[in-house]
RNA sequence: GUCCCAUUAGCUCAACGGAUAGAGUGCCGGAUUCCGAAUCCGUAGAUAGGGGUUCGAUUCCCCUAUGGGAUA
Numbered sequence: 001g002u003c004c005c006a007u008u009a010g011c012u013c014a015a016c017g018g019a020u021a022g023a024g025u026g027c028c029g030g031a032u033u034c035c036g037a038a039u040c041c042g043u044a045g046a047u048a049g050g051g052g053u054u055c056g057a058u059u060c061c062c063c064u065a066u067g068g069g070a071u072a
Stems, first nucleotide, its partner, number of pairs: 001071007010025004018055001028042004048064005
């Protein structure tokens, strides 16, 4: 240089092109407890960036960025 894969919540992962993007864990608040742990309840929190296609994009296309891999 060329090609391939990945990028969604603090972390690990889901999500036929169509419902308010969900779950575990963590943070925070509450219940419980003499105090903690455990358990239970609740709140907040995310689609890497830009453009395109579409009635509708996390999903399809293009460019860019970051990480990983293959190739000589």

A computed fold for a 72-nucleotide RNA from an uncultured Eubacteriales bacterium, annotated as transfer RNA. Its Rfam family is "tRNA". The family's RNA type in Rfam is transfer RNA. Model confidence (mean pLDDT): 82 of 100.